[in-house]
Transfer RNA from a Minisyncoccota bacterium, 73 nucleotides, folded computationally. Its Rfam family is "tRNA". Rfam classes the family as a transfer RNA. Lineage of the source: Bacteria > Bacillati > Minisyncoccota. RNAcentral records the identical sequence in 2 taxa. The sequence is in RNAcentral, with records from ENA.
RNA sequence: GCUGGGAUAGCUCAGUUGGUAGAGCGCGCCCCUGAAGAGGGUGAGGUCCCCGGUUCGAACCCGGGUCCCAGCA
Repeated sequence: GCUGGGAUAGCUCAGUUGGUAGAGCGCGCCCCUGAAGAGGGUGAGGUCCCCGGUUCGAACCCGGGUCCCAGCA
């Protein structure tokens, strides 16, 4: 340099005909306990990597860019 894949909650990741964004773990509070752990209930937490475009509407489609991984040279 070329090709392919990836970037979504603190972490690991889902999210298909484009229609108000989710799970597990973690965290706060409550229950339980002599106390803690485990378990149960409940809650908070997101400009969906950045810029632009298409569209009534974009995490998703299109263009450009940044970073990471793999392969080829």